[in-house]
RNA sequence: CCAUUGCUUCGGGGUCGGUGAAAGUCCGAACCGGCGGUUAAAGUCCGCGACCCGUCCAGGGCAACCUGGAUGGUUGAACCGGUGGAACUCCGGUACCGACAGUCAAAGUCUGGAUGGGAGAAGCAGCGG
Repeated sequence: CCAUUGCUUCGGGGUCGGUGAAAGUCCGAACCGGCGGUUAAAGUCCGCGACCCGUCCAGGGCAACCUGGAUGGUUGAACCGGUGGAACUCCGGUACCGACAGUCAAAGUCUGGAUGGGAGAAGCAGCGG
């Protein structure tokens, strides 16, 4: 240094004004951008995760169903110009997108599931090369 096993830690951001009886939800303006990859840095490329809908297995339960594991599906949005060997990633310009449930009124930004889960990142230890 590489592979592998185990453990530990880390692992999502963002609001003001107006109207109104009531809005961080409407209107106006603003703000935010998980992880890996990619000739060069990405919310919009290629994948992954989260949310949602199933299937199978194990355990529990009379049952409804609950817990854990594996797995399938679904899942948003970008162009133009410039630089360059190389950029849908940088620079300039103009756009666009954002789970579910809740709410005196419709939510990317509030509250909640979530002190959860998680792609993955770092470190330590064992074994092998």